Description:
The prediction has a mean pLDDT of 78. This is a predicted structure of a 92-nucleotide RNA (SAM riboswitch aptamer (S box leader)) from a Bacteroidota bacterium. Rfam family: SAM riboswitch aptamer (S box leader). From the family's description: The SAM riboswitch is found upstream of a number of genes which code for proteins involved in methionine or cysteine biosynthesis in Gram-positive bacteria.

RNA sequence: GAUUUAUAAAGAAUGUGGCGAGAGACGGGCUCGAUGACCCACUGGCAACCCUCCCUGAAGGUGAAAAGGUGCCAAUUCCCGUUGGAUAAAUU
Numbered sequence: 001g002a003u004u005u006a007u008a009a010a011g012a013a014u015g016u017g018g019c020g021a022g023a024g025a026c027g028g029g030c031u032c033g034a035u036g037a038c039c040c041a042c043u044g045g046c047a048a049c050c051c052u053c054c055c056u057g058a059a060g061g062u063g064a065a066a067a068g069g070u071g072c073c074a075a076u077u078c079c080c081g082u083u084g085g086a087u088a089a090a091u092u
Stems, first nucleotide, its partner, number of pairs: 013043001015042004022032003026081004044073003049069002052064002054061002086092001
């Protein structure tokens, strides 16, 4: 960098500083945003993929821990946009 698979109705500061107009991938909605969003840095936190340990020789684990490496901390992945089934029909 490409591809594949799994999970996703849980959880976590409207914190401080900076920047200055869009942001939530895309389309349609609906929301957030000069009372400063988004993004960046710091602090704080959530979680448990990797690392570590344990059950094992291995595969595997619905096990432990949370120092380190990621990730995350508006709204159900914000909703719908795909496919299948049920239903007379339906935004079910």